[in-house]
Molecule: c-di-GMP-I-GGC riboswitch aptamer
Organism: Paenibacillaceae bacterium
RNA sequence: CACGAUAAACGGCAAACCUGUCGAAAGGCAGGGACGCAAAGCUAUAGGGCCUUCUAACAGAUGGCAGCCAGUUACCGAAA
Repeated sequence: CACGAUAAACGGCAAACCUGUCGAAAGGCAGGGACGCAAAGCUAUAGGGCCUUCUAACAGAUGGCAGCCAGUUACCGAAA
């Protein structure tokens, strides 16, 4: 560099759903809650993809999603 244990950290995060709240929507935030996650940390003024709204439109524009791929930084260290 890469890889990822029934390891270790009484470790970390938290889907659906519910409540409150912001938003036209997608969706965000807070609390509850755990389906899962070895980057489920961060990045949407770089790229692909998906969603929202406007539109006749698959073009263009608008906002959003990092728990789709990607980029980037990082803890631990069995096996190969």